[in-house]
RNA sequence: CACCGCGUAGAGUAGAGGUUAACACGCUCGACUCAGAAUCGAGAGGGCCGGGUUCGAGUCCCGGCGCGGCGA
Numbered sequence: 001c002a003c004c005g006c007g008u009a010g011a012g013u014a015g016a017g018g019u020u021a022a023c024a025c026g027c028u029c030g031a032c033u034c035a036g037a038a039u040c041g042a043g044a045g046g047g048c049c050g051g052g053u054u055c056g057a058g059u060c061c062c063g064g065c066g067c068g069g070c071g072a
Stems, first nucleotide, its partner, number of pairs: 001071001003069005010025001012023002018055001027043005048064005
């Protein structure tokens, strides 16, 4: 420098252009217990950035940034 893939919650992943963005772990609170652990219940927390298309974008298109792979 060229090409390909990826970027979603604290970390790991899902997600037909249309319902409230989902799941397990973690975190907080509560129940249980003498107190913990385990278990059960509830809750907080998220779309890399900027444009475009569309009635509507996490999803499609373009540019940028970051990470990984491959080639030189």
The RNA shown here (transfer RNA) has 72 nucleotides and comes from Portunus trituberculatus. Rfam family: tRNA. Rfam classes the family as a transfer RNA. The sequence is in RNAcentral, with records from Ensembl Metazoa. Taxonomically the source falls in Portunus (Eukaryota, Altocrustacea, Communostraca, Portunoidea).